[in-house]
RNA sequence: AGGAGCGGGUGCAUGGUCGCUCCGGUCUUUGAGGCCGGGGAGGAAAGUCCGAACUCCGUAGGGCAGGAUGGUUCGUAACGCGAACGCUGGGUGACCGGCGGAAAGUGCCACAGAAAAUAUACCGCCGGGCCUCCGGGCCUGGUAAGGUUGAAAUGGCGAGGUAAGAGCUCACCGCCUGCAUGGUGACAUGCAGGGCAGGGUAAACCCCAUCCGGAGCAAGACCAAAUAGGAAGACGAUUGAGGGCGGCCCGCCCGAGGUCUUCGGGUAGGUUGCAAGAGAUGCCGGGCGAUCGGCAUCCACAGUGAAAUGAUCAUGAUCCCGAAAGGGAAACAGAAUUCGGCUUACAACCCGCUCCUUUUU
Numbered sequence: 001a002g003g004a005g006c007g008g009g010u011g012c013a014u015g016g017u018c019g020c021u022c023c024g025g026u027c028u029u030u031g032a033g034g035c036c037g038g039g040g041a042g043g044a045a046a047g048u049c050c051g052a053a054c055u056c057c058g059u060a061g062g063g064c065a066g067g068a069u070g071g072u073u074c075g076u077a078a079c080g081c082g083a084a085c086g087c088u089g090g091g092u093g094a095c096c097g098g099c100g101g102a103a104a105g106u107g108c109c110a111c112a113g114a115a116a117a118u119a120u121a122c123c124g125c126c127g128g129g130c131c132u133c134c135g136g137g138c139c140u141g142g143u144a145a146g147g148u149u150g151a152a153a154u155g156g157c158g159a160g161g162u163a164a165g166a167g168c169u170c171a172c173c174g175c176c177u178g179c180a181u182g183g184u185g186a187c188a189u190g191c192a193g194g195g196c197a198g199g200g201u202a203a204a205c206c207c208c209a210u211c212c213g214g215a216g217c218a219a220g221a222c223c224a225a226a227u228a229g230g231a232a233g234a235c236g237a238u239u240g241a242g243g244g245c246g247g248c249c250c251g252c253c254c255g256a257g258g259u260c261u262u263c264g265g266g267u268a269g270g271u272u273g274c275a276a277g278a279g280a281u282g283c284c285g286g287g288c289g290a291u292c293g294g295c296a297u298c299c300a301c302a303g304u305g306a307a308a309u310g311a312u313c314a315u316g317a318u319c320c321c322g323a324a325a326g327g328g329a330a331a332c333a334g335a336a337u338u339c340g341g342c343u344u345a346c347a348a349c350c351c352g353c354u355c356c357u358u359u360u361u
Base pairs, nucleotide, nucleotide: 001357002356003355004354005353006352007351008350009349010348012316013315014314015313016312017311018310020040021039022038023037024036025035026034027033042332046343047342049341050340051339052338053337054216055215056214057213061250062249063248064247066212067211068210069209070208071085072084073083074082075081086099087098088097089096090095100207101206105205106204107201108200109199117154122147123146124143125142126141127140128139129138130137131136155173156172158170159169160168174196175194176193177192178191179190180189181188182187220272221271222270223269230263231262232261233260234259235258242254243253244252279298280297281296282295283294284293285292286291318329319328320327321326
C1' cells in the first nucleotide's frame, strides 16, 4: 500500500417563529382558558418467531395421546437465547458452519451398473476335459485381487502366500470390546484383545433423554344505562342431570323450581388497567466469559385512546458532480401492557483488534 475477517458506534447539529400533547405549580372562573417550568417515537419501535412478568379460568393432581428441544458444562426469572469448551467440515489464515441414536426395528437410495441386500459375475484370471483351420471355440470347477457403472460396490495400503486369488497370513492404519491416566463433562492419550457387523438417509417412520395446564390488556376490574323477569324443547331432583377454558380417561370440586340447547330482543357508553421496573447511570469487587454481588445517584426522563411527539426559516456538518462559484442528494423506518432474546431491513460515515500478500527500513 492492497485485499480480507470479527466486534462496537452514529444515523444530522445549533438557533428563531408557529402548532400539538402529558405532568407539576399558579391565576381567573359557569364551562373552559391564560402564564411559568419540565418531558415527548427506535436500533430495529418491524416480524408476531420463542420465553416470561401480570390478569382470568375453584384445583391444575395422575395418566394417555400430542407438541417442543437435542454435543458438554455454566449463565439467566426463563428460553428454542447467551458464554466457554469438545468433536467434526470448509478456508493459506484471521475465522465461519454443523452436532442424541443407523449394532432395537421398518422404509427409501432414480438412472447407470453384473450387483444397492437373504447381494452379485458383465469383461476377465486359473485348473480339468473335448474339439481345432493352431488364431481359438465349447463344457465344467474355483475366484472376486484387476476393469466397467455410480454419490456410495462389501475395510485401506504394503509384503508374503496361492493353480489363480481372497484377512488366507503378517505389520501399520480404520472399526469393536476392555482397562489405565487426565478432565466436573463432552472427550483426549496410552496399552491389551478380537479378523471384523457393507454404505448413506432419522427437518423418513421410529427409539432415547429433558421439558410443556389453558387463554390473553380486545386479559381483567368498576360505574352507569337499556330491553321482552320473552318463547320452546330435553334431562333431572342426591341411587347425581349438567358444569368446571387444547383432546381423551381417572381423581377432585360445584350443583337441585336445577342444568343445558335452540329461537328472539337489548346494550356495546364512561373510568381504570397505563408505566417505579427481573429499571437506568456511575464506581468498586468475584469470574477466561456470559454474568453476579456491594455502594451511591436518578425517575416531572412518552403515555395516546383510533391515536399527540409536527411544520417552516437560517447557518453549519456529511455524501456526489464541478478547477471554482455553485448545484443536487440524504437510508430502513413510527410506541399502543411491559420486559429478555432471535430473525429480517438499512444510504452514508466513524472507531478498534486480527489475518494474508507486496514493498521499504
This is a predicted structure of a 361-nucleotide RNA (Bacterial RNase P class A) from a Pseudomonadota bacterium.
Its Rfam family is "Bacterial RNase P class A". Rfam classes the family as a ribozyme.
Its mean pLDDT, the model's own confidence on a scale to 100, is 77.